Source information:
The RNA shown here (transfer RNA) has 77 nucleotides and comes from a Rhodospirillaceae bacterium. Its Rfam family is "tRNA". It is annotated as a transfer RNA. Its mean pLDDT, the model's own confidence on a scale to 100, is 81.
[in-house]
RNA sequence: CGGAGUGUGGCGCAGUCUGGUAGCGCAUCCGUCUGGGGGACGGAAGGUCACAGGUUCGAAUCCUGUCACUCCGACCA
Numbered sequence: 001c002g003g004a005g006u007g008u009g010g011c012g013c014a015g016u017c018u019g020g021u022a023g024c025g026c027a028u029c030c031g032u033c034u035g036g037g038g039g040a041c042g043g044a045a046g047g048u049c050a051c052a053g054g055u056u057c058g059a060a061u062c063c064u065g066u067c068a069c070u071c072c073g074a075c076c077a
Base pairs, nucleotide, nucleotide: 001073002072003071004070005069006068007067010026011025012024013023020057028044029043030042031041032040033039050066051065052064053063054062
C1' cells in the first nucleotide's frame, strides 16, 4: 500500500439480509425463600449501536468518508 472481516450496557453476543418500541446471557444493585453461606425466584439500574456526513416521515440496519482492531497478501529493510 491492496483485499477481507469486526466495532451494539461492565464482559460475551444477537438484531443489519428485508429500515418501523434497541434485546439475550453473565456480572452489578434491591427484594423473597434458606439458620447463614451457596443456590433458586422476582424486580431494577445501566446504551453517542466506533466517528462524521447523506438518503428517508423514520437509520444499529441503506449510501459515502474517516478511525481503531484482527487476518491475508504485496513492498522496503